[in-house]
RNA sequence: AAGUAGAGGUUGCGCGAAUCAUGAGUAUGCCAUCUGAUGCAGCAGGUGCAGAGGAAGGUGGCAAAAAGGGAGAGCGCCGAAGAGGAGUACCGCCUGACAGUACGAAUCUGGGCAUAAGGCGAAAAGUUUUAUGACUGUCAUCCGGGGACGGAUGGGGAGCUACUU
Numbered sequence: 001a002a003g004u005a006g007a008g009g010u011u012g013c014g015c016g017a018a019u020c021a022u023g024a025g026u027a028u029g030c031c032a033u034c035u036g037a038u039g040c041a042g043c044a045g046g047u048g049c050a051g052a053g054g055a056a057g058g059u060g061g062c063a064a065a066a067a068g069g070g071a072g073a074g075c076g077c078c079g080a081a082g083a084g085g086a087g088u089a090c091c092g093c094c095u096g097a098c099a100g101u102a103c104g105a106a107u108c109u110g111g112g113c114a115u116a117a118g119g120c121g122a123a124a125a126g127u128u129u130u131a132u133g134a135c136u137g138u139c140a141u142c143c144g145g146g147g148a149c150g151g152a153u154g155g156g157g158a159g160c161u162a163c164u165u
Base pairs, nucleotide, nucleotide: 001165002164003163004162005161006160009078012077013076014075015074019071020070028063029062030061031060032059033058034057038050039049040048041047043096044095045094046093081109082108083107087103088102089101090100110136111135113133114132115131116130117129118128119127120126138155139154140153141152142151143150144149
């Protein structure tokens, strides 16, 4: 240096059909009623369409979702994986800017936990970033110990352990 195997654990990491709760008695549809000129096509401009034969809105009644996020049998695993988001493609009347969707480069993170602040989120769910704290695994150096092991400081997963060449 290469190959193979392996370890970390207060839920180790990811994926996840059916199903479940949430979303939500919400969106939406219909009916009744009040009201009375705007409304819709996301935004701006254009253009088109609906509208006093009643627009939008309010109230009441009836019917009534889905996506996203979460749990999940099980499955795959130990850079497991996560964060990040340069850039590329698409984007529904036209043009433009955003937003969105898919892929995704650089870069960052050993692991989970707690607390605080921020982001996403309908959410007090969940998740994520940063900071702090202790814990844990591992290696290096030093100290103690006959040894098992313990302590201090430091490092980063491109690490660590074992075997083979």
Lysine riboswitch aptamer from a mouse gut metagenome, 165 nucleotides, folded computationally. The RNAcentral record of the sequence draws on MGnify. The coordinates come from a structure-prediction model, not an experiment, and the mean pLDDT is 80.